[in-house]
């Protein structure tokens, strides 16, 4: 260092986010590209602190 299928954000603890990908629609003779909309997470595992943890503390795994 570990956060979506991939790649990365998440500032001071207060509703987890953008891009890619995927799905639908538009466009096209048909595709690609482009445009619009949408799906998607209990944040490596287990505990602790706290009204409240992705963020702080401990152990473990990789």
């Nucleotide at each position: 260092c570990a956060u979506a299928g991939c790649c990365u954000a998440g500032u001071u603890g207060g509703u987890c986010a953008a891009g890619c990908a995927c799905a639908a629609g538009g466009u096209u003779g048909a595709a690609a590209a482009c445009c619009u909309u949408g799906u998607g997470g209990c944040u490596g595992u287990g505990g602790g602190u706290u009204c409240g943890a992705g963020a702080c503390c401990c152990a473990c795994u990789g």
Notes
The RNA shown here (transfer RNA) has 62 nucleotides and comes from Vitis vinifera. Its Rfam family is "tRNA". It is annotated as a transfer RNA. Its mean pLDDT, the model's own confidence on a scale to 100, is 81.